[in-house]
This record gives sequence, structure tokens and C1' cells, in this order.
RNA sequence: GUGGUGCAGUGGUCAGCAUGACGGUCUCAAAGAUCGUAGACCCGGGUUCGAUUCCCGGC
Repeated sequence: GUGGUGCAGUGGUCAGCAUGACGGUCUCAAAGAUCGUAGACCCGGGUUCGAUUCCCGGC
């Protein structure tokens, strides 16, 4: 080592932010604004009632 990218985050059941993608509205259109949708905890093992979080190993 966490969405496509850049970063947060906590042993507890909703994992957030920005940007990007897609869709709606506004516009003749584009840009832009706004609303919404989808999308992620590197792999294996251990501890624990419970691990994205702690420990060990691997890449």
C1' cells in the first nucleotide's frame, strides 16, 4: 500500500474529502453552476466476541 487519480480515517455494524466518470436540471449549444448515481481498505496467517485498524510473513 484505501474508488480511475491524490489524500483522510477509527479495534464496533454507514470507510469520508477533493478531483475525475456517468446521468438529470438550467443553456440554442458549449463552458460553467447545481442535484444525484456507481466506484476502494495489496495477499496470506495470527490475536480478538469483532481487524481496513494491532502482530508476523510475502510482494
Annotation: Transfer RNA from Penaeus vannamei, 59 nucleotides, folded computationally. Taxonomically the source falls in Penaeus (Eukaryota, Eumetazoa, Panarthropoda, Decapoda). The sequence is in RNAcentral, with records from Rfam. It matches the Rfam family "tRNA".